[in-house]
RNA sequence: AGUCUGUCGGACGGCCGCGGUCGCGAGAUCGAGGAAAGUCCGGACUCCACAGGGCAUGGUGCUGGGUAACACCCAGGCGGGGCGACCCGACGGCAAGUGCAACAGAGAGCAGACCGCCGAUGGCCCGCAUUGCGGGAUCAGGCAAGGGUGAAACGGUGAGGUAAGAGCUCACCAGCGUCCCGGGUGACCGGGCGGCUAGGCAAACCCCACCCGGAGCAAGGCCAAGCAGGGACGCGGUGGCCCGCCGAUGUGUCCCGGGUAGGCCGCAUGAGCGCAUCGGCAACGGUGCGCCGAGAUGGAUGGUCGUCUAAGACAGAAUCCGGCUUACAGACAGGCU
Numbered sequence: 001a002g003u004c005u006g007u008c009g010g011a012c013g014g015c016c017g018c019g020g021u022c023g024c025g026a027g028a029u030c031g032a033g034g035a036a037a038g039u040c041c042g043g044a045c046u047c048c049a050c051a052g053g054g055c056a057u058g059g060u061g062c063u064g065g066g067u068a069a070c071a072c073c074c075a076g077g078c079g080g081g082g083c084g085a086c087c088c089g090a091c092g093g094c095a096a097g098u099g100c101a102a103c104a105g106a107g108a109g110c111a112g113a114c115c116g117c118c119g120a121u122g123g124c125c126c127g128c129a130u131u132g133c134g135g136g137a138u139c140a141g142g143c144a145a146g147g148g149u150g151a152a153a154c155g156g157u158g159a160g161g162u163a164a165g166a167g168c169u170c171a172c173c174a175g176c177g178u179c180c181c182g183g184g185u186g187a188c189c190g191g192g193c194g195g196c197u198a199g200g201c202a203a204a205c206c207c208c209a210c211c212c213g214g215a216g217c218a219a220g221g222c223c224a225a226g227c228a229g230g231g232a233c234g235c236g237g238u239g240g241c242c243c244g245c246c247g248a249u250g251u252g253u254c255c256c257g258g259g260u261a262g263g264c265c266g267c268a269u270g271a272g273c274g275c276a277u278c279g280g281c282a283a284c285g286g287u288g289c290g291c292c293g294a295g296a297u298g299g300a301u302g303g304u305c306g307u308c309u310a311a312g313a314c315a316g317a318a319u320c321c322g323g324c325u326u327a328c329a330g331a332c333a334g335g336c337u
Base pairs, nucleotide, nucleotide: 001337002336003335004334005333006332007331008330010308011307012306013305014304015303016302018031019030020029021028022027033314037325038324040323041322042321043320044319045216046215047214048213052243053242054241055240058211059210060209061208062076063075064074065073066072077091078089079088080087081086092207093206097205098204099201100200114147115146116143117142118141121140122139123138124136125135126134127133128132155173156172157171158170159169160168174197176194177193179192180191181190182189183188220265221264222263223262229256230255231254232253233252235247236246237245272291273290274289275288276287277286278285279284
């Protein structure tokens, strides 16, 4: 200088104040976060069949493991970047089918010849001169090595070969294979063989494998108070469709009108936290001991003074939990380059 991981993100004391619980009372005790945030994934829970079969839609997409589950985490493989520690990757299949590619360029998907190279072969012209030899690069024609265009031009380098060339042939390399052998649970790797080149895009349709019922704590349940009914539909649960199931056919849905808008539960003991130990590379799991750490509903968690050299970022619970992402003054610890 860099890279990765982890921790903290004010502490203590006095005074004043707010909310929960306990207490007759005095008072005691507890009181935001690493992201409480975005609401992007996954679940728990609740109700509708304790959610069934099929289609569609949607999601995920290397392998193995972890987990309640995941688009998360760990380990590994492959590809890319970096001198390196390390970082990044929607990373199944274009050898099923369909489709797409602006501009430039001769040619963009079984393509193509602008410059260029050759002109062996057959003509043409010239010379020598006799049924041939040499020259010209002129016509037919051949080629794709070199130049040029492009994001991409139908493998790369070298040698042979040829008129000039070309996987045309060979060696090495890259790439392909639904082939063989070996290693690995597997992704894949190593070696051999084959055939000689098969382009890219699936975050294009699509194919393959797996997953997915819907709604959400204003879920949902109980109590209390209060009012006035009327109309429409035949179905509703079901908010994609079909089947099936259940509830109904004075019950349900919708509309108009009327009443209430109070209380309690859900609601915090949980996939919980800390320490030790065992298994595992790890994520994580098992066992033992200990702990209880907010719960509002007009919505509490604050202010001030003193000391610590200074107290200052991003931001504040609303059913709960596991992640991801984003924001963050400053401080600290460790591994590695």
Molecule: Bacterial RNase P class A
Organism: soil metagenome